[in-house]
A computed fold for a 138-nucleotide RNA from a Thermoflexaceae bacterium, annotated as c-di-AMP riboswitch aptamer (ydaO/yuaA leader).
The source organism's lineage runs through Bacteria, Bacillati, Chloroflexota, Thermoflexales and Thermoflexaceae.
RNA sequence: AGUAUGUGCGUGCCGAAUCCCCGGGAUUGCUGUCCCGGGGAGCGGGGGACCCACAGCCCGGGGUGAAUCGCGCUCGCGCGUAGGCGAAUCCGACGCCGAACCCGUCAGCUAACCUCGCAGGCGUUCGGAGGCGUGUCC
Numbered sequence: 001a002g003u004a005u006g007u008g009c010g011u012g013c014c015g016a017a018u019c020c021c022c023g024g025g026a027u028u029g030c031u032g033u034c035c036c037g038g039g040g041a042g043c044g045g046g047g048g049a050c051c052c053a054c055a056g057c058c059c060g061g062g063g064u065g066a067a068u069c070g071c072g073c074u075c076g077c078g079c080g081u082a083g084g085c086g087a088a089u090c091c092g093a094c095g096c097c098g099a100a101c102c103c104g105u106c107a108g109c110u111a112a113c114c115u116c117g118c119a120g121g122c123g124u125u126c127g128g129a130g131g132c133g134u135g136u137c138c
Stems, first nucleotide, its partner, number of pairs: 011123004018041010042118006052108001060106001061103004069080005083097004089129005
């Protein structure tokens, strides 16, 4: 000096997944941090009338999520793809993802009302357009 891994601090990103208060516990000299439980705010889902929409038969159907659909085969993989991500916005190029899970035969929309969640993963390419801000000078 470089590489890899881990830890701490700081600062940011995707995502609803954040903030505050109380109680208990762990750690610590203290502050603090973390874990568990409860409450509140905020954020994000689901169920659920009238009206509206739908309207025969077959195939069960629905939800969270960007994660759906098509084709091929050795049948769980491959190729592509709706869609999502790549650090404010838009456009182009390029790269990556395109999973998983739940309800259990039931669900259109939906005021009141009812109900659930606030996890996890990371340090982010290049060019252009139009903006925002800062510094210096007049």
Notes:
Of the family's consensus pairs, 96% are formed in the model. The prediction has a mean pLDDT of 78.